The RNA shown here (small-subunit ribosomal RNA) has 1528 nucleotides and comes from a mine metagenome. It matches the Rfam family "Bacterial small subunit ribosomal RNA". Model confidence (mean pLDDT): 84 of 100.
[in-house]
């Protein structure tokens, strides 16, 4: 500082959301110590219980308590005396009372308050002040009471009455009395209007209290201060206009009451005013501030603790007392609660400290002390203080410390991971060596504490004594690593990753988003990151957020310019002078409380704390000054405005008249069958004579051509022609005349396309609605016949548009080119030409500006002024409530809930029932099949004990299978065996190479070979033949020895066609043999990305030329390979045979020949090379030679990449599962089952053909476990045969078609061969399931195949037969190759498929098999309406009227003063009537979510009828249709 998410990228635009610091928290893990801090934020809900304001005997009577003494009486004693009782004395102390301060402070709370508050700075000439300083003065003289006590008496209590009698610093009288106060006058100063200070004189009035007794505290009058406080001004203080009008003491006088004081504060009169858009009233909300939290600030947010105001004390009224109240632990009434009660009545108020209860997510000891500050009272001493001063609890915070340190392995052990090699955990432990914070447990311990009091002392001021609730700083000793580490997190944001375990389950989550069998996102483990006594979570605020933008934003296309104008208020304002000095600047003074904040210094060990100074402190007040700007006041000027002459243009608007063309009806006339209309059609119209013409009449509505990219208008908007009214611009006169008159405009008023509405004309034509008719799954639609409102005209409504340049409006300034309309001027005249200038109206375009597209002097630049609007999508221009409207409805205009997005421009790409160019047997042409029969064959279904397994549109399905009777075969299925196994390796040793498991066993042993039991597999059990290596043995080893093979036996491990092709590798199919596909540099763009590779030719081709911001390269095309077509040269067997010569019935059979055919090697040949036309080239037509010509045919050969295509069953391979079976082995059956359906085929259906005889002609290929000749037998398959032959020699081997002659004569046939029987053959251990052939007999179905579909452009297709591979053997009609005989069409690209390539639109990006919109049906959430129902709060209005002020009577001789009547005013309550808010309501409305739900296709590609808005009207619905608008 920024970081994630919108997309396939990409820029913008936006919004969610994160990373920080905070808190009176709470919650969930976890917790060692300490210091300072702090804790009821909710119910201002109710409260048991202690405590919280008492205190003076130096005001004051006494009761009673104790102490001395002294009288008396009593008892003991001889008395002395003691000890009990009494009286009065003297002291002390003192309950409750008189009196006197105090109780109004301290202390709690924040309910009310939006101003009667709070801040801040003034006034008070309109006040008050007890204690307490300070100056001055004074205190004579009398008097009666009354509590308390004492008696009676009423009550349950609380409480009270009624008689006696009693003190004061309680009350009273009188007297002096003033420098006091009122009032009058006279002076002298001043001021801010009433007046204010001083000073003299008169007259009236008005005072006290006494205690203690060395000191000394009081008491009264003035005066002054110091601190308190009342009234009051200005200014500044939260939302809501969907609250807009409020107001009757109301605003104001004039006289009066009342107060300490002004004042309608109160009251009687008269006036009619007062307050508001700068927001009155009403409503929500809220104590205010210092200051707190963030934050660069500027803000925002908040207002615990501390401090200051301010309100409150259950609730609501209300006075008393008193310096102070209208009084939290005082008083009265009225309510609610609560509690006593003898039921008549009382009592009570924690929002003072603790404590319970409730509610809540949540906040605490019913502690100690007056040691210390501080307060009341006292003279003091002291008493009282839940103020305070400490402890307790609670990690709640803020801040400190510690849970040890040090050496310790090529690194213990267990954990985790592993590629099995080691990695990590890790110097971490162990162990060795210290140290000794805190903690514990003991004993020491300064300060918090000097005042006060006591003596001395005139005092200054010294000396002594007395206090510690609570805390401990620190120091010593003891011990001994001992007692002390956790929480979160590891997918990116954002520091940290691995293996298991679940398998869209569990679950995670702040956002994107993870989880469906390999999860770094869930759980666990291991490790790792962060912070650490805390970590994390959620709630809440600043802040990131320039995301309400003063600082510091925006409005074409993202949200956002009002439809346009005229104008009110406001707002802003040309040139010059003078003057004022409000704004503004500069400087002085006060003021802005402490604490806080910041700086610096100091105090606890350090911080946290704490203490000191200083700065600040925007701001108000006041005071000096300056005038430059902005404002006022005065003069002035003319450039801005607006005026006057003179021109012009021009659908400007109103009215009124007229005109033609065409169109519909009507009349006639001519005419005689259709006419309209469509993709086609049909409805419809016509022989009653239409449609088409000709004439003629009538009628509405709109004005062709001119006509334009053009004009006008403010903007809707204005179109024949004529007239009359009338708004406006422009030019020009032009230094002619006014002299700032202007610009914008909130609210107001005007205007305002289309449709709609009301009344009434009117009515051609066209047409919402409607009705028919096509179209279609349906067609409430498009099209098609009709047609009603309506469109027209008056008059009034409505006020909406894509009302658009999606661009408010003025002004000035900032490159050009070009065109059009108007005008003016200039060349001696003249303009069809040139120029100049001025308005308006259009394109291109540079700068600049934009996200970009774009715009650019008609600005979306550069600035200035005024309005208007915006702040994610949805929900929604809804609802609500006000308001306009006749009514459709307009204008104003929300919220829950939702979502992570929704946008905007641009990329590249796929798609388009978008264009363009271009290829394909893609289609047309054509030939000839398929799809209708059988019968094969493969799938699919069915079936079964099984019918293994896999491929699935093209690109599964005669495909893996190029050979399924066993075998093959397979977790196929019965059944039976076998278990280190059917098969492979051996831990070590060495550097590699290599030698190489481990016990045991065995001699006729391993092995053949014959038995038994079995179907075998295996299991036994005897006999027989009979090995292999190396040693020893004087020679000879199967026998001894060791070793291996073998047998047992045991580890470890084979094994597995089990699963997972979506974990993979290799391999293949497919677009497609299509012509693409991509670097590098450069260049262009903010970037995704372009460009090159696009353009213009030209090719089969990104093939090649040209051009060209590209130059150039790679993959592919092509071309090198392979065959095939010509010749040529070598070469000549096994192959040829022309000439020679031998031979034979005959044959290259021989001898020979290299001619020729062939074989196979090596060359040659082709290149648009040559020659003509066309072209600038590439090329491209023709032609000539050639075998062959423009790529000569064919074929291998497959570019980036695309289907998560195919294969785990070829092979190989991660992970998972199986181990006496998911392995091995065997025997039967399975795979071949058959009601069906489907590809792919053979073979027919026939005469171009069958059938019979005759007789020709390939190529390629294959043969030893093989091809197998001749010849003999078979009708034949085949059998015997055995020649030859490792093959250019020999076999297979016969080609068949075709050719030639014969018969069939169109029939289910001399077609077709399917079934079926019977006899045969052959392969094989074995032909039953379940092979192939032959021979004879049987002789089905089929007479050319329906939608529809496949192949193929030349040696091709089409037809014919050959040959291979696999294989004992065939189910081969398959496959893969060879030859033979051999056409027809097309030279075109409209259509259908499909492909390239360029451009265009997109709302598609898993890309059109995309996306995507409404009913309607579930389900669930939250809101609206609603008969109603309830609650509130506050006004209102009548009625009642407590307590109590005052006001009057009244009683008492009078008076203070008591008691009552009356009267105003009054709280609470009673009734009404209404507004407003909240809850809540059968029902019902739409509206958002939500997994796969119905109908339909409405947008999105020209989305198949172009959207879209605004109005009607109209339908299940998305939507049609009308009329008029945009173009997005």
């Nucleotide at each position: 500082a920024g970081g994630g998410u919108u997309u396939g990228a990409u820029c913008c635009u936006g919004g969610c959301u994160c990373a920080g610091a905070a808190c009176g928290a709470a919650c969930g893990u976890u917790g060692g110590c300490g210091g300072c801090g702090u804790g009821g934020a909710u119910u201002a809900g109710g409260c048991a219980u202690g405590c919280a304001a008492g205190u003076c005997g130096a005001a004051c009577g006494a009761a009673u308590c104790c102490c001395a003494g002294c009288g008396c009486c009593g008892u003991a004693g001889c008395a002395a005396u003691a000890c009990g009782g009494u009286g009065g004395u003297g002291g002390g102390g003192g309950a409750a009372g008189u009196g006197g301060c105090g109780a109004a402070a301290g202390g709690g709370g924040c309910a009310g308050u939006a101003a009667g508050g709070c801040a801040u700075g003034g006034g008070u000439a309109a006040c008050c002040u007890a204690c307490c300083c300070c100056g001055g003065g004074g205190a004579c003289c009398g008097g009666g009471a009354u509590a308390g006590c004492c008696g009676c008496c009423c009550u349950a209590a609380c409480g009270g009455g009624c008689g006696g009698g009693u003190a004061a610093u309680a009350c009273c009288g009188g007297g002096c009395g003033a420098c006091g106060u009122a009032c009058c006058u006279c002076c002298g100063g001043c001021g801010c209007c009433u007046g204010c200070c001083g000073g003299g004189a008169g007259u009236a009035c008005c005072a006290a209290a006494g205690g203690a007794g060395u000191u000394u505290c009081g008491c009264c009058c003035c005066g002054g201060g110091c601190g308190g406080g009342g009234c009051u001004c200005a200014u500044g203080u939260g939302a809501u206009a969907u609250u807009a009008g409020c107001u009757g003491g109301u605003u104001g006088g004039c006289g009066g009451g009342g107060u300490g004081a002004c004042g309608g504060c109160c009251c009687a009169c008269c006036a009619a005013g007062g307050c508001g858009a700068a927001g009155a009233u009403g409503u929500c909300u809220a104590g205010c501030g210092g200051g707190u939290g963030u934050g660069c600030g500027a803000g925002c947010a908040c207002g615990a603790c501390c401090c200051g105001c301010g309100c409150c004390a259950c609730u609501g009224g209300c006075a008393c007392u008193g310096a102070g109240a209208c009084a939290c632990u005082g008083g009265c009434c009225a309510g609610a609660c609560u509690c006593c009660u003898a039921c008549g009545g009382g009592a009570g108020g924690c929002u003072g400290c603790a404590g319970u209860c409730g509610a809540g997510g949540a906040u605490c000891u019913u502690c100690g002390g007056c040691a210390a500050u501080g307060g009341g009272c006292g003279c003091a001493a002291g008493c009282c203080u839940g103020a305070c001063c400490g402890a307790g609890c609670g990690a709640c915070g803020c801040c400190g410390c510690g849970u040890g340190c040090g050496c310790g392995a090529c690194g213990a052990a267990g954990g985790c991971c592993u590629u099995c090699g080691g990695g990590u955990u890790g110097u971490a432990a162990a162990g060795c060596g210290c140290u000794g914070u805190c903690g514990u447990g003991g004993g020491g311990g300064a300060g918090g504490a000097a005042a006060g009091c006591c003596g001395c002392g005139c005092a200054a001021g010294c000396g002594g004594c007395c206090u510690g609730a609570c805390c401990u700083a620190u120091c010593c000793c003891a011990g001994g690593a001992g007692g002390a580490a956790g929480c979160a997190c590891g997918g990116g944001c954002u520091a940290a990753g691995u293996u298991c375990g679940u398998g869209c389950c569990a679950g995670c989550a702040g956002c994107c988003g993870c989880g469906g069998u390999a999860a770094g996102a869930c759980g666990a483990a291991c490790c790792g990151u962060g912070c650490g006594a805390a970590c994390g979570u959620u709630g809440u605020u600043c802040g990131g957020a320039a995301u309400c933008a003063c600082u510091g934003g925006g409005c074409u296309u993202a949200a956002a310019g009002g439809g346009c104008g005229c104008g009110u208020a406001g707002g802003c304002g040309g040139u010059c002078c003078c003057c004022c000095c409000a704004g503004u600047c500069c400087g002085g003074g006060g003021u802005g409380a402490a604490a806080g904040c910041g700086u610096c210094c100091g105090g606890c060990u350090c911080a946290a704390c704490c203490g000191g100074a200083c700065c600040a402190g925007g701001g108000c007040c006041u005071u000096g000054g300056a005038u430059a700007c902005u404002g006022g006041g005065g003069g002035a000027c003319u450039c801005g405005a607006g005026g006057g002459g003179g021109g012009u243009a021009g659908g400007g608007g109103c009215a009124g008249g007229u005109g033609g063309a065409a169109c519909u009806u009507c009349c006639g006339g001519u005419g005689g069958a259709g006419c309209g209309g469509u993709g086609a059609a049909a409805u419809g119209c016509g022989u009653u004579g239409a449609u088409a013409u000709c004439g003629g009449a009538a009628g509405g509505a709109a004005c062709g051509c001119c006509g334009g990219u053009g004009g006008c208008g403010a903007a809707a908007g204005c179109g024949g022609c004529c007239u009359g009214c009338u708004g406006g611009a422009c030019c020009u006169c032009u230094g002619u005349c006014u002299g700032a008159c202007g610009c914008u405009g909130a609210g107001g008023c005007g205007c305002g396309a289309a449709a709609g509405c009301u009344a009434g004309g009117g009515g051609a034509g066209c047409g919402a609605a409607c009705g028919g008719g096509a179209u279609u799954a349906g067609a409430u639609a498009c099209c098609c016949c009709g047609g009603u409102a309506g469109u027209c005209c008056u008059a009034g409504c409505c006020c909406u548009a894509a009302a658009c340049g999606a661009u408010g409006g003025g002004u000035a300034c900032c490159a050009g080119g070009u065109u059009g309309u108007g005008g003016a001027c200039c060349g001696g005249a003249c303009a069809u030409g040139g120029g100049u200038u001025c308005c308006c109206a259009g394109c291109c375009g540079g700068a600049g500006c934009a996200a970009a597209a774009g715009u650019g002097u008609u600005c979306a630049g550069u600035a200035c002024c005024c309005c208007g609007c915006c702040u994610g999508g949805g929900g929604a221009g809804u609802a609500u409530g006000g308001u306009c409207g006749c009514a459709a409805g307009g204008c104003u205009g929300a919220a829950a809930c939702u979502c992570a997005a929704a946008g905007g421009a641009a990329u590249u790409g796929a798609c388009g029932g978008g264009g363009g160019c271009u290829c394909a047997c893609a289609c047309a042409a054509g030939c000839g099949g398929u799809g209708g029969a059988g019968c094969a064959u493969g799938u699919g279904g069915c079936u079964u004990a099984a019918u293994u397994c896999g491929a699935g549109g093209c690109u599964a399905c005669g495909c893996g299978a190029a050979g399924a009777a066993c075998c093959u075969u397979a977790u196929c299925c019965u059944g039976g065996a076998c278990u280190u196994g059917a098969c492979a390796u051996g831990u070590g040793c060495g550097a590699a190479a290599g030698c190489g498991c481990u016990c045991g066993g065995a001699a006729g042993u391993a092995g053949c070979c014959c038995g038994c039991g079995g179907a075998a597999a295996c299991g036994u059990g005897g006999g027989g033949c009979c090995a292999a290596c190396g040693g020893u043995a004087u020679c000879c080893a199967g026998c001894c020895c060791g070793g291996a093979a073998c047998c047992g036996a045991g580890c470890a491990c084979a094994g597995g066609u089990g699963c997972u092709g979506c974990a993979u590798g290799g391999c293949u199919g497919u677009c497609g043999u299509c012509a693409g596909c991509u670097c590098g540099u450069g260049u262009c763009g903010u970037g995704a990305g372009a460009u090159g590779u696009u353009g213009g030719g030209u090719u089969a081709a990104g093939u090649c030329c040209c051009c060209u911001a590209a130059c150039g390269a790679g993959c592919g095309a092509a071309a090198c390979c392979c065959u095939u077509g010509u010749u040529g040269c070598c070469a000549g067997u096994u192959g040829c045979c022309a000439g020679c010569g031998g031979g034979u019935c005959a044959c290259g059979c021989c001898g020979g020949g290299g001619a020729c055919u062939c074989u196979g090697g090596c060359a040659a040949g082709a290149c648009u090379g040559c020659c003509g036309g066309u072209g600038u080239a590439a090329a491209c037509c023709g032609g000539a030679g050639g075998a062959a010509g423009g790529c000569g045919g064919g074929g291998a050969u497959g570019a980036c990449g695309u289907c998560a295509a195919g294969u785990c069953c070829u092979c190989a391979u991660g992970g998972c599962c199986u181990u006496u079976a998911u392995g091995u082995c065997c025997a039967g059956g399975g795979c071949u089952g058959c009601a069906c359906a489907c590809g792919u085929g053979c073979u027919a259906c026939a005469a171009u053909g069958g059938c019979g005889u005759g007789a020709a002609c390939a190529g390629a290929g294959g043969g030893a476990c093989g091809c197998g000749a001749a010849c003999g037998c078979g009708c034949g398959a085949g059998c015997g045969g055995g020649a030859g032959c490792c093959a250019a020699u020999c076999c297979c081997a016969a080609a068949a078609a075709a050719c030639a002659c014969g018969c069939c004569c169109c029939a289910g046939u001399u077609c077709a061969g399917a079934u079926c029987g019977c006899a045969g053959g052959c392969u094989g251990c074995a032909a039953c399931u379940c092979g192939c052939c032959u021979g004879c007999g049987u002789g089905a179905a089929g007479u050319u195949g329906g939608a529809a579909u496949c192949g193929c452009u030349a040696g091709u297709a089409a037809u014919c037969g050959c040959c291979g591979g696999u294989c004992a053997g065939c189910a081969a009609c398959a496959c893969g190759g060879c030859g033979g005989u051999g056409a027809a069409u097309g030279u075109g690209u409209u259509c259908c498929u499909g492909a390239g390539c360029c451009u265009u639109g997109u709302a598609c990006a898993c890309a059109c098999c995309g996306c995507c919109c409404g009913u309607c049906a579930a389900g669930c959430c939250a809101c609206g309406a609603a008969a109603g129902g309830g609650a509130g709060g506050g006004g209102c209005g009548u009625c009642c009227g407590a307590a109590g002020u005052c006001g009057u009577c009244g009683c008492a001789c009078c008076a203070a003063g008591c008691c009552g009547g009356c009267g105003c005013c009054g709280a609470a309550g009673a009734c009404g009537a209404a507004a407003c808010u909240c809850c809540u309501g059968a029902u019902u409305g739409g509206g958002a979510c939500u997994a796969a739900g119905u109908c339909g296709u409405a947008a999105c590609a020209a989305g198949g009828u172009a959207a879209c808005c605004g109005u009607a009207g109209g339908g299940g619905a998305a939507c049609c249709u009308g009329c008029g608008g945009u173009u997005g």